This is a predicted structure of a 111-nucleotide RNA (SAM riboswitch aptamer (S box leader)) from Chryseosolibacter indicus.
[in-house]
RNA sequence: UGCUUAUCCAGAAAGACUGAGGGAAUGGGCCCUAUGACGUCUUAGCAUCCUAUCCCGCCUACCGGGAUGUUGUGCUAACUCCCUUCAUCAAAAUGAUGAAAAAGAUAAGUA
Numbered sequence: 001u002g003c004u005u006a007u008c009c010a011g012a013a014a015g016a017c018u019g020a021g022g023g024a025a026u027g028g029g030c031c032c033u034a035u036g037a038c039g040u041c042u043u044a045g046c047a048u049c050c051u052a053u054c055c056c057g058c059c060u061a062c063c064g065g066g067a068u069g070u071u072g073u074g075c076u077a078a079c080u081c082c083c084u085u086c087a088u089c090a091a092a093a094u095g096a097u098g099a100a101a102a103a104g105a106u107a108a109g110u111a
Base pairs, nucleotide, nucleotide: 001111002110003109004108005107006106007105008104013043014042015041016040017039021032022031023030027083028082029081044076045075046074049072051069052068053067054066055065056064057063080103084100085099086098087097088096089095
C1' cells in the first nucleotide's frame, strides 16, 4: 500500500511549547480560532478492537455474555459537522423519517 470483515448519532481534557490558520481531499455551506485554534510534548481520561486472568451459560471448546487489569493501538468540538441516490411526507428547502451507495476513519485478519 492492496484486499476481506466489523464498527462509526455513545463516551472521555488539563498543563507546557508554538503562533495562524483549522475542521481528510475539490467546491460550497456551517463551525472552531489571538479569551491562542491546528500541531508537538507531558499528564489524565474514554472506549473495550487486540490481549491476560477470573466468573456464568454451554460444557470439548478457539462459541456467547459479564467483571477486573495490562499491553498494542485508537480516541478525548460539532452524526465521519453537512452536501450523493432512492422511497414516503411536504408547495419548496444543505426540510423530516427510513434504506442504500461513494469516499474516509479505526480495529482485526490477510497478500
Annotation: The source organism's lineage runs through Bacteria, Pseudomonadati, Cytophagia, Chryseotaleaceae and Chryseosolibacter. The sequence was found by an Rfam model in a public genome assembly.